[in-house]
RNA sequence: GCCUCCAUAGCUCAGUUGGUAGAGCACAUGACUGUUAAUCAUGGGGUCCAAGGUUCAAGUCCUUGUGGAGACG
Numbered sequence: 001g002c003c004u005c006c007a008u009a010g011c012u013c014a015g016u017u018g019g020u021a022g023a024g025c026a027c028a029u030g031a032c033u034g035u036u037a038a039u040c041a042u043g044g045g046g047u048c049c050a051a052g053g054u055u056c057a058a059g060u061c062c063u064u065g066u067g068g069a070g071a072c073g
Stems, first nucleotide, its partner, number of pairs: 001072001003070005010025004019056001027043005049065005
């Protein structure tokens, strides 16, 4: 230099054919317990790497950029 893949909750990751964003763990509260832990119930937490475009509607499609991983030279 060129090509491919990845970027979504505090962490690890889902998200199908474009249709109002989820799980596990973690965290908070309550129950239980002599206390802690474990267990059970409930809850908070993201506008989806950035900017632009297409569309009635974009995490998803298109363009550019940023960061990461890999292959080739």
Molecule: transfer RNA
Organism: Candidatus Pacearchaeota archaeon